[in-house]
This is a predicted structure of an 81-nucleotide RNA (c-di-GMP-I riboswitch aptamer) from Nitrosomonas eutropha. The coordinates come from a structure-prediction model, not an experiment, and the mean pLDDT is 84.

RNA sequence: AACCGACAAAGGCUAAUCUGUCGUAAGGCAGAAGCGCAAAGUUUCCGAUCCUGAUUGCAUCAGGAAAGCGGGACUGCCGAA
Numbered sequence: 001a002a003c004c005g006a007c008a009a010a011g012g013c014u015a016a017u018c019u020g021u022c023g024u025a026a027g028g029c030a031g032a033a034g035c036g037c038a039a040a041g042u043u044u045c046c047g048a049u050c051c052u053g054a055u056u057g058c059a060u061c062a063g064g065a066a067a068g069c070g071g072g073a074c075u076g077c078c079g080a081a
Base pairs, nucleotide, nucleotide: 004079005078012037013036017032018031019030020029021028022027035068041074042073043072045071046070047069049065050064051063052062053061054060
């Protein structure tokens, strides 16, 4: 330094659900909660998914959501085997 990841240590994040609030919606934010996570840190670049509109449906196009669906890119704490 790379790989790897322990009933280690320190610290971190945080699902469902509930409450408040914002948004047409998908969903966002705050609090409670405690399923989980060694990248559950960042990023829509690719695929899949979800919402809205064109237009009633499919397809298509446009705009949006989601990083805790998979992959890519960038970055990072600790150190037993």

The RNAcentral record of the sequence draws on ENA.